The prediction has a mean pLDDT of 81. This is a predicted structure of a 102-nucleotide RNA (SAM riboswitch aptamer (S box leader)) from a Lujinxingiaceae bacterium. It matches the Rfam family "SAM riboswitch aptamer (S box leader)". From the family's description: The SAM riboswitch is found upstream of a number of genes which code for proteins involved in methionine or cysteine biosynthesis in Gram-positive bacteria. The model forms 93% of the base pairs in the Rfam consensus. NCBI's taxonomy places the organism under Bacteria, delta/epsilon subdivisions, Deltaproteobacteria, Bradymonadales, Lujinxingiaceae.
[in-house]
RNA sequence: CAACCAUGCAGACGGGUGGAGGGACUGGCCCUUUGAUACCCGACCAACCUGCCGCUCAGCGGUGUGGUGGUACAUCCUGCGGAGACGUCCGAUCCAUGGAGA
Numbered sequence: 001c002a003a004c005c006a007u008g009c010a011g012a013c014g015g016g017u018g019g020a021g022g023g024a025c026u027g028g029c030c031c032u033u034u035g036a037u038a039c040c041c042g043a044c045c046a047a048c049c050u051g052c053c054g055c056u057c058a059g060c061g062g063u064g065u066g067g068u069g070g071u072a073c074a075u076c077c078u079g080c081g082g083a084g085a086c087g088u089c090c091g092a093u094c095c096a097u098g099g100a101g102a
Stems, first nucleotide, its partner, number of pairs: 001101001004099005013042005021031003025079001027077002043071003048067002051063005080091004
């Protein structure tokens, strides 16, 4: 880092530093000086890869060593298309994460 594959209505927070914006973007709607975003420490969640164990062994299950990732609101809703019993449903796009690669 273009493209490829998979997942995204579940789950999980405390303290310290610091001081004004933030939730990717649009439009909404929210969070925030009762201290947000961000950074650090510790804790936790999850199970994408890996480790370990088991099995009916292309794989499946368990565990949670390591590598990530995450811990307000469904990716907070929305954007584009279709359907409709008419403010819902389905799919896609975008975005995010992981893997395999370059």